[in-house]
Context: one part of a larger RNA
RNA sequence: CCCCCUUUAAGGAACUCGGCAAAAUGGCCCCGUAACUUCGGGACAAGGGGCGCCUCUGCCGGUGAACCGGACCACGGGGAGCUGGCGGGGGCCGCAGUGAAACGGGCCACGCGACUGUUUACUAAAAACACAGCUCUCUGCCAAGUCGAACGACGACGUAUAGAGAGUGACACGUGCUCGAUGCCGGUAAGUCAAGGGAAAGGGUCAGCCCCUUCGGGGGCAAAGCUCUGAACCGAAGCUCCGGUGAAUGGCGGCUCUAACUAUGAGAGUCCUAAGGUAGCGAAAUUCCUUGGCGGGUAAGUUCCGUCCUGCACGAAUCGUGUAACGACGUGGCCGCUGUCUCAAAGGGGGACUCG
Numbered sequence: 001c002c003c004c005c006u007u008u009a010a011g012g013a014a015c016u017c018g019g020c021a022a023a024a025u026g027g028c029c030c031c032g033u034a035a036c037u038u039c040g041g042g043a044c045a046a047g048g049g050g051c052g053c054c055u056c057u058g059c060c061g062g063u064g065a066a067c068c069g070g071a072c073c074a075c076g077g078g079g080a081g082c083u084g085g086c087g088g089g090g091g092c093c094g095c096a097g098u099g100a101a102a103c104g105g106g107c108c109a110c111g112c113g114a115c116u117g118u119u120u121a122c123u124a125a126a127a128a129c130a131c132a133g134c135u136c137u138c139u140g141c142c143a144a145g146u147c148g149a150a151c152g153a154c155g156a157c158g159u160a161u162a163g164a165g166a167g168u169g170a171c172a173c174g175u176g177c178u179c180g181a182u183g184c185c186g187g188u189a190a191g192u193c194a195a196g197g198g199a200a201a202g203g204g205u206c207a208g209c210c211c212c213u214u215c216g217g218g219g220g221c222a223a224a225g226c227u228c229u230g231a232a233c234c235g236a237a238g239c240u241c242c243g244g245u246g247a248a249u250g251g252c253g254g255c256u257c258u259a260a261c262u263a264u265g266a267g268a269g270u271c272c273u274a275a276g277g278u279a280g281c282g283a284a285a286u287u288c289c290u291u292g293g294c295g296g297g298u299a300a301g302u303u304c305c306g307u308c309c310u311g312c313a314c315g316a317a318u319c320g321u322g323u324a325a326c327g328a329c330g331u332g333g334c335c336g337c338u339g340u341c342u343c344a345a346a347g348g349g350g351g352a353c354u355c356g
Stems, first nucleotide, its partner, number of pairs: 001351008010342002014340001019337001027051005036041001038170001052092012067077003093097001105335007112327002117129002133168007145154003171322004176252003181249002183245005190240003196234002201229005208221005253271005280314001281311001292308005
C1' cells in the first nucleotide's frame, strides 16, 4: 500500500453524474391510518404503544388419574395431574427483554409502460417483446395459409363464436380532412399485348425452257418437291383506362390587408393543393433559438413541478389525451439514517513487502 470486516467526537449528503456504497428500518400483538380509486385497492400507508423473568389469581379449551355410582368389559359422576390460550394483581434485574440470528426505510410529485410475465446464455431487464382487449383483410372446407421435387403432412379429426395474416395494445373518453400518388378490391367498351393459330409475299435449291457461244461454256426465266424468312388477321392475364377503398402505404399550405390609443386580428383578398392538422396535448423521451416568459420549491435551481403557446420539427390504432393498481424502469423533492463527505483515526482478519 491492497482486499474483507468492526468502531468513531462534532456535523449530517457539505460527497457525487447520481445518497453509488454503507447506515437505518425490520418479528408478533394493540391503537391508528390520507389523497385518489376501476370500490378490489391504496394498507405493513403514514404515525404511535407493548414485548423479559418471578409470584399470586380469574376465565376459556385439550387430555383425563384416584375415587364414587353402575343391570360391574358398556356407561355416568368426578375432577387431580399434565397441557394450549386470553386476561388481572404484586414483585425483580440490566444501558438494553423479537436482549443472539433470521427479520420492510418511509413519503410527495412527474415521465414511460396498464397489469403478472419475456429478452440480448458471456457488457443492455428496459419506456424494448409479449399480453388480455380493439380493428382491418383473407378463408365455405379437398378452406385460406404453411412445409415439401413429389407422395404427403400441418391447419384440424377444427368449420366463420373457426382458422390464417396485419396493425394497435387493460380500462375511460375519443379516433377528424384527403382516393391526386402507391397498394389492394371491383369493372372492362376501347388501346397495348406473348406463345400459338394463320398464311399473303419473298429467298435458297432445281427438272425444264429461252438467248449467246470460240462448243469448253456464259447469261436469263423457272414447275413440283425440299427448305429458309414471314405480313394481314385471330389471340388471355397484365398494363393503360373507369370506379371504390384510410384502424391500406401515405399526406394534412403560402402571401397581403384589416376593429375609434397601441397591440392583436373574429374578418377580407389572393395564389397553390388530392386535401390543407379537427379534438386533445404542447419548451414535451418531441423546442433549434433556450438556462424561452411567469409562478413554485432552494440562501442560491441549465434539472424538477405548475402555467403560457412563438409546435425550428405534437396530433389522433407507426393511435391522441387521461387513468386507480403495478415497476430490481427513468426524473425531481422531503423525512429518517449514516465515514459518501468536512477529514481522517483506531482495531481485527487476509495479502503485498523484508528477513528466515